Description
c-di-AMP riboswitch aptamer (ydaO/yuaA leader) from Neobacillus kokaensis, 141 nucleotides, folded computationally. Model confidence (mean pLDDT): 77 of 100. Of the family's consensus pairs, 92% are formed in the model.

[in-house]
C1' cells in the first nucleotide's frame, strides 16, 4: 500500500423488541382473549325445491405468533405466493446479493366498544447506479 483473522468502540441490519428510572417500577412499540350489529368451511347422502334457495344427516379438528404459504419431485432437491438488504432520509426504477424457518395453544377463540391480559427475546456486518424533492456540511465570494 494490499490481503486476511481476532477483539473492542463507533455506526448500521432482521425483529414489537426501544428509551427513562432504578426499591418496586414507567412510557412508547408490540400480540392475544373479549359485546352489540353483521358472519359463520368442504366432501357425499336425504329432504325439498324445480331458475335459485333452505333444512337434516354423516365425515374432515381447530385456532395464534411470524414474510415463511403452496406445487413437483429422478428426495432433501427444485420451483413458488410472500418477505428483506444494497449508508443522509422519501419516492419510484434497474441491477446484485439472501430468506421463504421456527415454535406456541391443547377440543378451544370469527369480528368485537368497554374490559382483561401477555412481550419488549435473540441473532447478524450490507454499503452499486441513474432521476426527482427535501435536509445537513465544507469551500469560495
Nucleotide at each position: 500500500u494490499u490481503u486476511u483473522c481476532u477483539a473492542a468502540a463507533u455506526c448500521g441490519c432482521u425483529u414489537a423488541a426501544a428509551c427513562c428510572a432504578u426499591u418496586a417500577g414507567g412510557u412508547g412499540c408490540g400480540g392475544g382473549g373479549g359485546a352489540a350489529c353483521c358472519a359463520a368451511a368442504u366432501a357425499g347422502a336425504u329432504u325439498g325445491a324445480a331458475a335459485u334457495a333452505a333444512a337434516u344427516c354423516u365425515a374432515u379438528g381447530g385456532g395464534g405468533u411470524g414474510a415463511a404459504u403452496c406445487c413437483u419431485u429422478u428426495u432433501u432437491a427444485g420451483g413458488u405466493a410472500g418477505g428483506g438488504c444494497u449508508a443522509c432520509u422519501c419516492a419510484g426504477g434497474a441491477g446484485g446479493c439472501c430468506c421463504g424457518a421456527a415454535u406456541c395453544c391443547g377440543a378451544c377463540a370469527g369480528c368485537u366498544a368497554a374490559c382483561c391480559u401477555c412481550g419488549u427475546a435473540a441473532g447478524c456486518g450490507u454499503u452499486u447506479u441513474a432521476u426527482g424533492a427535501g435536509a445537513a456540511g465544507g469551500a469560495a465570494g